This is a predicted structure of a 74-nucleotide RNA (transfer RNA) from an Acidobacteriota bacterium. The coordinates come from a structure-prediction model, not an experiment, and the mean pLDDT is 81. The organism belongs to Acidobacteriota, within Bacteria. Rfam family: tRNA. Gene Ontology term of the family: triplet codon-amino acid adaptor activity. By type it is a transfer RNA.
RNA sequence: GGGCCGGUAGCCAAGCGGGUUAAGGCACCCGCCUUUUAAGCGGGGAAUCGUCGGUUCGAACCCGACCCGGCCCA
Numbered sequence: 001g002g003g004c005c006g007g008u009a010g011c012c013a014a015g016c017g018g019g020u021u022a023a024g025g026c027a028c029c030c031g032c033c034u035u036u037u038a039a040g041c042g043g044g045g046a047a048u049c050g051u052c053g054g055u056u057c058g059a060a061c062c063c064g065a066c067c068c069g070g071c072c073c074a
Base pairs, nucleotide, nucleotide: 001073002072003071004070005069006068007067010026011025012024019057028044029043030042031041032040050066051065052064053063054062
């Protein structure tokens, strides 16, 4: 330098045939239970989806450039 894959809450991660509110788990906060903690049960907050631009009535999803990580080739 080239190719492929990935980047979505603190962490992991679904969604990538465009169409209201972006799943789920762990963690966190509140309550119940318990002598207390843990476990269990119930509830709650948190992601403008790597950045910028484009297409579109509408983009996490399509297109371009760039940034970061991994693998392969040179």